[in-house]
Context: one part of a larger RNA
RNA sequence: GCCAACGAGUUAAUUCUAUUUGGCGAGGUUAAGGGAGUAUACCCGGAGCCGUAGCGAAAGCGAGUCUGAAAAUGGCGAUUAGUCAGAUGGAUUAGACCCGAAACCGGGCGAUCUAGCCAUGGGCAGGUUGAAGCGAAGGUAACACUUCGUGAAGGACCGAACACACGUCUGCUGCAAAAGGCGGUGAUGACCUGUGGCUAGCGGUGAAAUUCCAAUCGAGCUCGGAGAUAGCUGGUUCUCCUCGAAAUAGCUUUAGGGCUAGCCUCGAGUUAAAUGCGUCAUGGGGGUAGAGCACUGAAAGGGUGCGGGGGAUCAACCAAUCCUACCAAAUCCUAUUAAACUUCGAAUACCAUGAUUGCUUAUCUCGGGAGUCAGUCUAUGGCUGCUAAGGGCCAUAGACGAAAGGGAAACAGCCCAGACCGCUAAUUAAGGUCCCUAAAAUAUACUAAGUGGCAAAGGAGGUGAGAUUGCUUAGACAACCAGGAGGUUGGCUUAGAAGCAGCCAUUCCUUAAAAGAGUGCGUAAUAGCUCACUGGUCUAGCGAUCUUGCGCCGAUAAUGUAACGGGGCUAAGUAUAUUACCGAAAUUGCGGAUUUUGAUCUUAUGAUCAAGAUGGUAGAGGAGCGUUCUGUUCGGCGAUGAAGUCAAACUGACAAGGUUUGGUGGAGCGUUCAGAAGUGAGAAUGUUGGC
Repeated sequence: GCCAACGAGUUAAUUCUAUUUGGCGAGGUUAAGGGAGUAUACCCGGAGCCGUAGCGAAAGCGAGUCUGAAAAUGGCGAUUAGUCAGAUGGAUUAGACCCGAAACCGGGCGAUCUAGCCAUGGGCAGGUUGAAGCGAAGGUAACACUUCGUGAAGGACCGAACACACGUCUGCUGCAAAAGGCGGUGAUGACCUGUGGCUAGCGGUGAAAUUCCAAUCGAGCUCGGAGAUAGCUGGUUCUCCUCGAAAUAGCUUUAGGGCUAGCCUCGAGUUAAAUGCGUCAUGGGGGUAGAGCACUGAAAGGGUGCGGGGGAUCAACCAAUCCUACCAAAUCCUAUUAAACUUCGAAUACCAUGAUUGCUUAUCUCGGGAGUCAGUCUAUGGCUGCUAAGGGCCAUAGACGAAAGGGAAACAGCCCAGACCGCUAAUUAAGGUCCCUAAAAUAUACUAAGUGGCAAAGGAGGUGAGAUUGCUUAGACAACCAGGAGGUUGGCUUAGAAGCAGCCAUUCCUUAAAAGAGUGCGUAAUAGCUCACUGGUCUAGCGAUCUUGCGCCGAUAAUGUAACGGGGCUAAGUAUAUUACCGAAAUUGCGGAUUUUGAUCUUAUGAUCAAGAUGGUAGAGGAGCGUUCUGUUCGGCGAUGAAGUCAAACUGACAAGGUUUGGUGGAGCGUUCAGAAGUGAGAAUGUUGGC
């Protein structure tokens, strides 16, 4: 991993509650116990319980009563249906659907591992160093001291056994649940070690690391309390039919849990009313969008200029007068601005009233049962954030959630569209029609960038369309030929400054067809080249500005083209227009199933017709299939072959399923109607077995 078997809402309580079936009914019913009996059937047993009357704290009164001074007011009642038993849904208390902790407590078992201690034994090759003391000699007044010898101390040195475990390699389904190889440390000591003993878990032991206490240690192991508890995770077994959510509010030591409400379902009631939804009309309140500046603030420029600063005159001071390219209140003009500004002010939405066959109970009340309280994206209005986020938080709508189908290459939330079943039928939606790939053409323009098939500020004689304006046969624009002069080197400045470093200037005058006190290059300064301007040649259009369509540059990312799904496309791109076609589980056609409402028929119950409905998670409701056992029935089946098992056929125009035949098997098994449950397996790191 696979297969097989086992594996999860049960049981109890004369508990509570609702529904339902039955008995009796103003009543209903027995409990313990007793009798009889095959018996759970039957006969006693009325204690007790529920109901038949309520109100009040109570005394108490009573269809009333309490409050109260009250005959007022108000509260709760009265105008009747219960009760017992069974079944089912739910609740409560119990392990209460099943499995699962880490832990807590109690009683025991453990120091054969390991920690420390006690008692008694054992062990340490070999080599090295050479303390004290002592002796001798030297030395001293005597000591001291020095040298040599002797001596054999040491948590001394080197190094086996022994003990340890610092490095590295191997090993890492190992030789091994800690080893092996090569090196390393201690090796007469706080050394190592044998045997026996002592200390026990709320504890011991500890040269102290939460270390060790039998491969287990922030509290051993084992049995028990015990099915501890688990607001947590996982799992929870047959079928079909009807409806069908929520991810919100309030409260919560609450936030991944709960309770109540909201939203779902089932039953009952009002079976009716404009109850609800929609539409129309009318009447409302509002202070949003917008707008505005009248208030409150913000805020640009200007006019007037209270006051202040500075200066001058006068002056002992105060003061006064004048000036000011400074600041500036207030006010005026112009132009603005605001979520917490408003002289104004919508559209929607909301509320109410009336109408309306547009829907047709969708509304409301009571009761049984839930689930939901992590939501997600898209569009729109906002807040927050960076007008960042597949971000966070609200609101309105949609989709997903719980929704399949077609489109978007692929793609929960986008676009189209809501799948009862069948059909080798038809029409369409979104989206498409060169090939992959079902289906296409026409007309007029544009684009040359593979733009299409990512992107900004900004840039550009790309190109199409439109508009305004200037020059032009008295010859424009471009090109070519020629001229482009004189006063003068203008003045100043400067070493120089001559059109051309810089400054100044009513930058003037003259000759002229025309020529600046000079547009640029150039020189140290001149010189030189050139432009403006003019004439000629040539010849018909040439400039400037604005608006707009489509393009260009700007343009850089990590495996490989890789920013059309691909091929490929100059249309098979873009714009406008037209007509076809393709295209879904939509719509239609034909056949069928179930179901709701209505009508007709009908004994029940079903049949026929008509109009609707039938996606679905959590969940509510309904109807069934199958398994085991019990009763009943068929006076059932069976060695002429039961169950089981393998295979095939048939059948239910739905399912769970059912029937038959054949093989195998070798002894029990079924049908009908009821009843009772150890009643359905694919999942639980499920349990056991097999492979």
About this RNA: Predicted 3D model of a 691-nucleotide part of an RNA (large-subunit ribosomal RNA, domain II) from a Patescibacteria group bacterium. RNAcentral holds the full RNA, with entries from ENA. Rfam family: Bacterial large subunit ribosomal RNA. Gene Ontology terms of the family: structural constituent of ribosome and ribosome.